[in-house]
């Protein structure tokens, strides 16, 4: 250096179904009251709040199955470019994607703290606790023990 491959509750992505968002939002409805209070900040404009009745979603997050891509699978956190949301223009700010590059995290569990989320569901970082799969070293003789590192790693072939 190339080609193949191991870790297992292993990683991700579509699709379809279901529950939950949720009697929320909203409503070309009905009734009366009120133009105030507010919209991520500013300007200058534009809308309009709660309540009683009736109607009533949908994303994003999840789970189950199928399918299908893998083994930095991927997650995450950053600089720069570029699109979109945030009533409308315009300044600034949040905030979701896409791209190249750089950092970190070997793997899944559980607990605990933060953060996201509607949420006690999930998932994200850190921490701590066995495990687990690999390499070094020692050690033991029988297939173990103990220490201790990271995937830019190991392992077979060429």
């Nucleotide at each position: 250096g190339a080609u193949a491959g191991a870790g297992g509750u292993g990683c991700g992505g579509c699709a379809u179904u279901c529950a939950u968002c949720a009697g929320u939002a909203c409503c070309g409805g009905c009734g009366g009251c009120g133009g105030a209070a507010g919209a991520c900040g500013g300007a200058c404009a534009u809308c309009g709040g709660a309540c009683g009745c009736g109607g009533g979603a949908a994303a994003g997050g999840g789970a189950a199955u199928g399918c299908u891509g893998c083994c930095g699978a991927a997650g995450u956190c950053u600089u720069c470019u570029u699109u979109c949301u945030u009533u409308g223009u315009c300044c600034g700010g949040a905030g979701a994607g896409a791209g190249c590059g750089g950092g970190c995290u070997g793997g899944g569990a559980u607990g605990c703290a933060g953060g996201g989320a509607a949420a006690u569901a999930c998932g994200c970082u850190g921490c701590a606790u066995a495990c687990u799969g690999u390499c070094a070293c020692a050690u033991g003789c029988a297939u173990g023990u103990g220490u201790g590192g990271a995937g830019c790693g190991c392992u077979a072939u060429c």